The prediction has a mean pLDDT of 79. Two RNAs folded together computationally: RNase P RNA and transfer RNA, 443 nucleotides in total. Rfam match: Bacterial RNase P class A. Rfam describes the family as follows. Ribonuclease P (RNase P) is a ubiquitous endoribonuclease, found in archaea, bacteria and eukarya as well as chloroplasts and mitochondria. Rfam classes the family as a ribozyme.

[in-house]
Formats: sequence, structure tokens, C1' cells
RNA sequence: UGAGUAAACCGGGUGGCCGCGGGUGCCCGGAAGGGCGCCUGAGGAAAGUCCGAGCUCCAUAGGGCAGGGUGCUGGGUAACACCCAGUGGGGGCGACCCCAAGGAAAGUGCCACAGAAAUGUAGACCGCCGAAGCCGGUUCUGCCCCGCGGGGGCAGCACCGGCUGGCAAGGGUGGAACGGUGCGGUAAGAGCGCACCAGCGGCCCUGGCGACGGGCCGGCUAGGUAAACCCCACCCGGAGCAAGACCGAAUAGGGGGGCAAGGGAGUGGCCCGCUCCGCCCCCGGGUAAGGUCGCUAGAGGCGCCAGGCAACUGGCGUCCCAGAUAGAUGGCCACCCACGACAGAACUCGGCUUACAGGUUUGCUCACCCG
RNA sequence: GGGGCUGUGGCGCAGAGGGAGCGCGCUUCCUUGGCAUGGAAGAGGUCACGGGUUCAAGUCCCGUCAGCUCCA
Repeated sequence: UGAGUAAACCGGGUGGCCGCGGGUGCCCGGAAGGGCGCCUGAGGAAAGUCCGAGCUCCAUAGGGCAGGGUGCUGGGUAACACCCAGUGGGGGCGACCCCAAGGAAAGUGCCACAGAAAUGUAGACCGCCGAAGCCGGUUCUGCCCCGCGGGGGCAGCACCGGCUGGCAAGGGUGGAACGGUGCGGUAAGAGCGCACCAGCGGCCCUGGCGACGGGCCGGCUAGGUAAACCCCACCCGGAGCAAGACCGAAUAGGGGGGCAAGGGAGUGGCCCGCUCCGCCCCCGGGUAAGGUCGCUAGAGGCGCCAGGCAACUGGCGUCCCAGAUAGAUGGCCACCCACGACAGAACUCGGCUUACAGGUUUGCUCACCCG
Repeated sequence: GGGGCUGUGGCGCAGAGGGAGCGCGCUUCCUUGGCAUGGAAGAGGUCACGGGUUCAAGUCCCGUCAGCUCCA
């Protein structure tokens, strides 16, 4: 200098004028209300509502079944599917990144088409072999017979062809073919034997809290799929601020029907349990986009110190940082620059995910060059 | 604000791990003097989009988008 990687941060600024929500002080007014001033007023995701909690109601959330979730280990946390540190696997020259990563040797299901065969100690299309048995043929050797023509018969070595057979090395099918590579071995082959590698099982360790790692032994070789059912371990009661509480306005005190001592409601998948009690349906009628609280000071922000590799925790100090309810946070002008992206609170918080123009800082890696 | 459901030819729908289909509609041809009906043949699909699991995804899992619906 270029390329890359990880983390943190910013996300138009300044000034003037006008306007809006919330709070507050003063003044005017009998009150309703009005005027002036001061303070404050969107985000890193406020979003998706995907997880986890607080809070509220239903039992103080209780038992069982069903259902759902999570899934390497240890830790952090109010809790989590989040975070940190590790283990194992994969990718990258590297910094570093990624992984829904328990069990397929408990059982069941599925593996289309193709293929001989798709999970059973199954299976052989092309192919390899001719060891063993049988049949046929050829040459040779030996013996025997004869009508002596070199004809016939028997046996054997070798060779050729076929059948029974042996094999799964190679080809072919497939996503996947019952460990892989190599050497030996063999008729040809095969963990049949051996070496290394992968898996599995057993034993051991001054190893590690653990996931796991390391060593030795055993030829034991067992297909894939659990984001299929399932098994194992752990966790989960339901609903949600339109939860819920209080006040006020209106009013009704109605008519009809049904079920009621084991029945109804709360209760939402079922049963039990618990609490409360008459309950349900139809007709007719009344009220309201009522008000207040919940509603923003919180597992809160910042700084320092201490513990811890870290996530995080503890102590001290300091700060107050939207709270609307038809729903405020905007408009205009001037200047500057890098010319401004994604986007807008609605009970709150911790995470995750998704969207995002551009910019800043720091650590580290690789390549090249210079000293 | 919160809860739930759906997305497959032009329209309405089925399919829920191994060939993307049905009805109506559309196009061409036959039948008719012409039309309707009838008959024959055919076209038309990013299974909303992106990623993952699997040998294989419309189907299973995760995320995004769009639409519908319920709660004062």
C1' cells in the first nucleotide's frame, strides 16, 4: 500500500421564527378558562410478536393424563430457545467463521424409479475361477483284444468345452450395495492374515469438575432417516394492560320457557381437586366511542473500585431520560458537510430475528514493497 | 395494541415426503345455414418469497411478505 477478519460506536449539524404533547411557576378571572415564562419530548432497530420474565385476574397455581418445548459440557442470569468459556465436527493459507451437536446396538415405519439384491447375516445381470464332482472331445503314454487294416476297448497325465459348483475383486444400477487403502494369500476371491485409517466394544490413566482426551487389547464391522413415530433427560397451569381495579351516568321492580341436590359457573383439551352459587335460553327495554388509576424510578443509565479468562456480580458516587387516548415529537428560512438509509413509542424489561445510504475508531491476519 | 388462520393454472378447490391434479373458464378442430349444446385435441404453474433437514420438499423446520378474522 492492497485485500480481509472481529468488535465497538455514530446514523445530518448549528442558529432563528411558528406550531404540537407532558410537567411546573407566576398573573388575570366568581368559575369555566385564558395569558406569560421555564424544563422536557422516539429508535438501534420503537418493527416481527419468535422466545423468556415482571405485573394483573382466575386457588397462594395443587395432582394425574394428554399436549408442547429444549437437547454436547461447565458457568452466567429473575428467566430463556439468550450470553460467556470450552469439547467435538466442518470451512478458510491465516486472523477467524459456521453447526436443531442426546439415542438408529429398545421397538415400529419409510427408502419412489433404476437395479440381481435396499436391511436380511439377504442377493448374482455382466464378469472372475475350474479347486471338488459329473459329462463330452483332442493329443500323448501304458495295458488288453483282433479278421493285422493301424482298427477297437480300458485306465491315466495334460488341454478344451459344458453342467453342478466356488466368489463378490472388477463392471453396471442407485443418494446409499454390509468398513476403506495397500501388501500377502488363493483356482479365483474374501478381515482369510497383516499394517495404517474410520467406527464399535472392553480395560486402564498422577489427564480433565465435565463434554472429552490419551494408551492398550479384541477382526467385532453393525446402512440411512428421529426438522418420521418413538425412547431418554430436563422444563412448561391458563389468559393477557382491549389484563384488571375504582368512580360516575342510565335503569327495570318485566314477560315466557327449560334444568335443578348433585347440578351450574369460575375453567380455557380431559379427569380429580379448589372457590362461589340457583343457572341457562328467548322476547322486550336501557347506557356508552364516560372518567380516574394501572402508566412509567426501572432486574434503570453513567463513572470509579473490587472479584472473575469471560458472560456477569458486588460496593460507592451521580443522574432522571416521552407517557398520548383520535392519539404530540412537525413546518419554514439561512449556513455548512460526507447531501442524509431503514424506519415511528402505546404496560414494562432481557434477548433473538429481520430492514438499513453512508461514516468513525480499535485489535488481528495475509500478500507485496521499503528500511 | 394483543390472539388466531390462510396463501397451489384466470376463478373455486383437492393433494400433506417419491409422476402437480379436478371442476368451471381459455385456444384450435368437428358437428350447424349461424349460435348454443355435444364431441375430440391442446395450452396455461417460480405450489407467495428466502434458507435449512433429507438421496428426494407443494408437503417437515426456521425466517420474511401479503391477505382474512376475533378481542373493549